[in-house]
RNA sequence: AACGAACGCUGGCGGCAUGGCUAAGACAUGCAAGUCGAACGGACUAUAUGAUUGAGUAAUCUUGAAUAUAGUUAGUGGCGAAAGGGCGAGGAAUAAAUAGGUAACGUACCCCGAACUCCAGGAUAGCGUCUAGAUACUUCGGUAUCUUUCCGAAAGGGGCAGUAAUACUGGAUAAUUUCAUUUGCUUAAUGCAGAUGAUCAAAGAUUUAUCGGUUUGGGAGCGGCCUAUUUCCCAUCAGCUUGUUGGUAAGGUAACGGCUUACCAAGGCAUCGACGGGUAGCCGGACUGAGAGGUUGAACGGCCACAUCGGGACUGAGACACUGCCCGGACACCUACGGGUGGCUGCAGUAACGAAUAUUCCGCAAUGGGCGAAAGCCUGACGGAGCGACGCCUCGUGGAGGACGAAUUCCCUCGGGAUGUAAACUCCUGUAAGAUCCUAGAAAGCAAGGGCGCGUAAUAUGCGCCUGCGUUGAUCGGGAUCCUAGAAGCAUCGGCUAACUCCGUGCCAGCAGCCGCGGUAAUACGGAGGAUGCGAGCGUUGUUCGGAAUCACUGGGCUUAAAGCGCGUGUAGGCGGUCUGGCAAGUAUCUUGUGAAAUCCCCGGGCUCAACCUGGGAAUUGCUCGGUAAACUGCCGGACUUGAGGCGGAUAGGGGUGCCUGGAACUCUAGGUGGAGCGGUGAAAUGCGUAGAUAUCUAGGGGAACGCCUGAGGCGAAAGCGGGGCACUGGGUCCGACCUGACGCUGAGACGCGAAAGCGUAGGGAGCGAACGGGAUUAGAUACCCCGGUAGUCUACGCCGUAAACGAUGCGUACUAGACUUCUGUGUCUCUGACGGCAGGGGAGUCGAAAGAAAACCGAUAAGUACGCCGCCUGGGGAGUACGGCCGCAAGGCUAAAACUCAAAGGAAUUGACGGGGGCUCACACAAGCGGUGGAGGAUGUGGCUUAAUUCGAAGCAACGCGAAGAACCUUACCCAGGUUUGACAUGCUAGGAUUAGCUGGCGGAAACGUCAGUGACGCGGCUUGCCGUGGAACUAGCACAGGUGCUGCAUGGCUGUCGUCGGCUCGUGUCGUGAGAUGUCGGGUUAAGUCCCUGAACGAGCGAAACCCUUGUCGUUAGUUGCCAGCGCGUGAUGGCGGGCACUUUAGCGAGACUGCCGGUGUUAAACCGGAGGAAGGUGGGGAUGACGUCAAGUCCUCAUGGCCUUUAUAUCUGGGGUUGCACACGUCCCACAAUGGAAUGGUACAGAGCGACGCGAGACCGCGAGGUGGAGCAAAUCGCAGAAAACAUUCCUCAGUUCGGAUUGCAGUCUGCAACUCGACUGCAUGAAGCUGGAAUCGCUAGUAAUCGCGUAUCAGCUACGACGCGGUGAAUAUGUUCCUGAGCCUUGUACACACCGCCCGUCAAGUCAUGGAAGCGGGUAGUACCCGAAGUCCGCCCAGCCAACCCUCGGGAGGCAGCGGCCGACGGUAAGACCGGUGACUAGGACU
Repeated sequence: AACGAACGCUGGCGGCAUGGCUAAGACAUGCAAGUCGAACGGACUAUAUGAUUGAGUAAUCUUGAAUAUAGUUAGUGGCGAAAGGGCGAGGAAUAAAUAGGUAACGUACCCCGAACUCCAGGAUAGCGUCUAGAUACUUCGGUAUCUUUCCGAAAGGGGCAGUAAUACUGGAUAAUUUCAUUUGCUUAAUGCAGAUGAUCAAAGAUUUAUCGGUUUGGGAGCGGCCUAUUUCCCAUCAGCUUGUUGGUAAGGUAACGGCUUACCAAGGCAUCGACGGGUAGCCGGACUGAGAGGUUGAACGGCCACAUCGGGACUGAGACACUGCCCGGACACCUACGGGUGGCUGCAGUAACGAAUAUUCCGCAAUGGGCGAAAGCCUGACGGAGCGACGCCUCGUGGAGGACGAAUUCCCUCGGGAUGUAAACUCCUGUAAGAUCCUAGAAAGCAAGGGCGCGUAAUAUGCGCCUGCGUUGAUCGGGAUCCUAGAAGCAUCGGCUAACUCCGUGCCAGCAGCCGCGGUAAUACGGAGGAUGCGAGCGUUGUUCGGAAUCACUGGGCUUAAAGCGCGUGUAGGCGGUCUGGCAAGUAUCUUGUGAAAUCCCCGGGCUCAACCUGGGAAUUGCUCGGUAAACUGCCGGACUUGAGGCGGAUAGGGGUGCCUGGAACUCUAGGUGGAGCGGUGAAAUGCGUAGAUAUCUAGGGGAACGCCUGAGGCGAAAGCGGGGCACUGGGUCCGACCUGACGCUGAGACGCGAAAGCGUAGGGAGCGAACGGGAUUAGAUACCCCGGUAGUCUACGCCGUAAACGAUGCGUACUAGACUUCUGUGUCUCUGACGGCAGGGGAGUCGAAAGAAAACCGAUAAGUACGCCGCCUGGGGAGUACGGCCGCAAGGCUAAAACUCAAAGGAAUUGACGGGGGCUCACACAAGCGGUGGAGGAUGUGGCUUAAUUCGAAGCAACGCGAAGAACCUUACCCAGGUUUGACAUGCUAGGAUUAGCUGGCGGAAACGUCAGUGACGCGGCUUGCCGUGGAACUAGCACAGGUGCUGCAUGGCUGUCGUCGGCUCGUGUCGUGAGAUGUCGGGUUAAGUCCCUGAACGAGCGAAACCCUUGUCGUUAGUUGCCAGCGCGUGAUGGCGGGCACUUUAGCGAGACUGCCGGUGUUAAACCGGAGGAAGGUGGGGAUGACGUCAAGUCCUCAUGGCCUUUAUAUCUGGGGUUGCACACGUCCCACAAUGGAAUGGUACAGAGCGACGCGAGACCGCGAGGUGGAGCAAAUCGCAGAAAACAUUCCUCAGUUCGGAUUGCAGUCUGCAACUCGACUGCAUGAAGCUGGAAUCGCUAGUAAUCGCGUAUCAGCUACGACGCGGUGAAUAUGUUCCUGAGCCUUGUACACACCGCCCGUCAAGUCAUGGAAGCGGGUAGUACCCGAAGUCCGCCCAGCCAACCCUCGGGAGGCAGCGGCCGACGGUAAGACCGGUGACUAGGACU
């Protein structure tokens, strides 16, 4: 884009089209083929005449023969019924399309021409009629009377009598009919013309002029038959065929023909696809497409085929016949059970089927058909209407105005925005529908009358043409007037793809064409508002084509993505060198016929336009007749040499086959020597060995393989080929120009070769060595390692026929820069030679230009540029599998699917990450050391358990003495209980009014709180100074709101941890690459460092590193109080206590100093490193602060802030009490110990730093054993206080023990803080005196003023659980000059199937569920045949002509002939038998897919 569509929602009108695609399954009912009386005899009706009969006196009535006219019609007869209409089952060729042929044929009706139409006969339908019973009689044949009227339910049928024709029959005549003979002409041929002989015909009707009949010639149209070409899929259908192929003869047909039969011959078809299987009506055309193509064959038209299924003939011009006949089958209906009837794949319609497809309509008015002289009749053809938005095409659902813009609804940043000129409202119009009225046209025809002509002697009748009163409409159309604004939906809105927000939901419900949405902020689900698209439709589903160059003719590929056969020889086929002559098959051009119409296209015309209809043209790319051309292809002929081959001479080689032969090694046997091990491994063991191994020497046997040479080297088609010699043999290359003269290339099938393993037979068997045994390793170890060891490996013959059979690259030819190496042959140069140079051959390689390629790469040995031929590919899996076939002894090979399933599978390259990959380097990472933890007791945190609650968070490193720098109440978030509800806290509004705040007291209560009573102010303004007013604060009531340590750290900000103080992370410009990206940032050095230097398609820059900052270490200078005191003084028991001083120390400001600066060496003349000098300090001096890009959805909503959600007499808030301290247990971090490097003591003697102090530090003094108390000097601090530093040093005791170690636990008595120490504080004294004697596996910290050890201070704080945290100083080590390993990190490189990135990915078995498939004993169907049996109808042949019979003949007896009957061939259906093929099903079984 399209549709014969269907489904969902919706639906105003009209026009034109279209509508059972499924069950060629079954059908009720009605209709769909009749007509002609001008072919025929009747019958009937009407009218007229009316013979005749009866009645009547008659009139008249009645009967009504016959005739005439008009009409109807059952039957005979004629024509039609073979058309029209329907459908597509079958059919792959007995079909269709196109072009031809018929010298092998037919043709009713129609047209043209010629001739004829004589004589006679017998029937038959119609119409009419039929019998039976009883009784009586009887010559037994019947007769008479009475009752009833052939048989049958029906369909239908029978006997008798008579009758007509354009029905039927006989005879006559007849030609240019037909046949025979013959003559001539002609053809490829069976043809044409003539002569002679034989033979064949007819029908009449009527209004007298026509119509009809017969024969024959021709025509038109229609048909039969034949030929060529074309016409789907399967080769897992490869061979088929016996009337088969041909001939002769006969039969048959309208006609040719194996069409049929007999005989003869053995042919015919097929890889250019026979035969078989499946599917299918074919075409014009239709849809799509740029085209080429692909798909399709509804409606319209042509052809074919069919008519319930199967068979058959009859009639006829035509049928093997849709609404004819016969037979058989199935089905249905009727039945009196005896028997009959039927055929909608005609139009309607019914049930059924199905996703699905209409009215049991009107009319013959038109067009067409049949019959007829005609009127006319018939016509479900047809013309119309109805139903269905099924499709196509018009039209409408209103038009103009109308607000900075109503309302509603939605959104919102709360300001506003959107819906939106949309509506309302005003004015206007009147399409379509509706109502009323009017009216052309579709009408031609028929036909009174008239005119002209024909005809006739003439008129009339009649016929033809013109005119024409009248008449024919199923249905449709046109116009006018009136009236009224009344008739819109559907889908979509994440991207593709035009269109966005809110709410609800919360991986649910759902969506989805692909990608994919949804797990609490969904533009993707559902709703709403808005928007977009289309619009009486819009979406969805299905199907076809397109996009798809995704089967590639136009127009693809095959190194690695799917794809080159393992390799050759070669058949068919395809393709083929140079010159020349001819032919004209291909080709080109001109032409003839055809290519139906419709359709499509163009130009016009008609419906108001369009759809639609219609005129003309073009087109129909095809086939065909004839001509021309001869370049190219082809064919026939001639010539050539360059392709190819031959010839001669050389030449290299692991090319092949057979035979012979050699040495080294190995192993075995025998012997000698020798004497304990050998062997083997990471380490061992099994194994061998005192019966003498291994080792070594000598001799002998055996089998296999050939070291060095050996090379990126050689040869071969590939597989493959390696000691030496001989024989036979294949191929290549070079040189020469002698010969042949295109002999060539490729190669479907075919044939041959074809590693290893494997198989068969016979040998052989040293070493090695599947299987197997043993030993190890291991969780296991059916492995890797070791000790043994069978097939095999070897030979001959025969199979197998596969490999990552690889260059993953088919063969041949030509062309397209080079450089270097190598093997081999030739020529030439140097006097010769080794060697070398040059030239031009043939092989094997590396690099590389152009070109190509997705890139990697390839690049004269192409994957470049072209040509020829072959093979192969078409998403992954299923699967190189199943089934079938072929091959094989087997193993198995070759060929080779489908169901089902996935949305990928794959290639090349990039950046990361990772590796039990590599290289370089670093870190208390290891090692070397010191001290710990893990064991005990205690402290503290966590888990778990418990509980009313034990609030919450933190979770490997990077949670666990963490938030918490301090839980008795408070804190506090938890629990119990009791209160409050505008609230404990903020702001605003409204109303009230002095109720109020504060103070005092009472009651209830645990308190909060509730309640009662009393007292009771204040500010501001105005001023008449004690009144007024207002407002503020406060209060009460109410409304907005407050509040939340409630949830979400995975919605967030901020802050923090961690990798890590690791050295990295990036950018601009340039360059390279299709691109991702690379380069820079790599490489060589160096550094703590991406620090610096050098090179380099890079040049620069930024964030990090470093430096700048603080502190500490040295010196100088400035300044000296509260600090200091050397010198000068004063004073004291003593003390810088005092005067004084600022030298020193010190304090705290400013400076100096260190920069690889200097020297030597190493290094690239570099950077830098090593050593040294000087220096307080030396190579960033020590320490700190400082933390790049980023990672971990790391931590925190309980610091704070904050979106969303939740709560609002409660999840808020107040109070009392309890809990966070709970304890079988587990873990982390610490403290004190276990002792003598110690403990204790006393009375001893010393030396710090940094802090803190007014709600504070608190001296001296006194009291208390002590904690502490009393008291209060001094101090807002270099002044006073905390404040005694402790280890250390000195002395004494203890003497190795559960102790003078250790201090838990417990009792008693106290102190202090505080409203309050029960749960649940710290401290003191006395008493008590637990575990513990150095700690398993494992694990932590530390490299120098460090570890270890010793004490001091501070924050928090009423007090304290502090042994914690953060600081301060005192004493003060050991070890490492290494990077193998463990852990972590950095750079380069490599592999990758990883990218959530190795905590990745992913394989197989097993268990379970589901799905499809294969095998399977079988079971049950179908299809096409074969053989045989049965054999209906029926044609044909024959028999009988004993039955029956009108035509002709007859001597009247019969005959001829026909019918009937019988037999035979064939023959449908049916049956039997053995097979073939295709579905179904099947216990069980096999693999596959998904979960």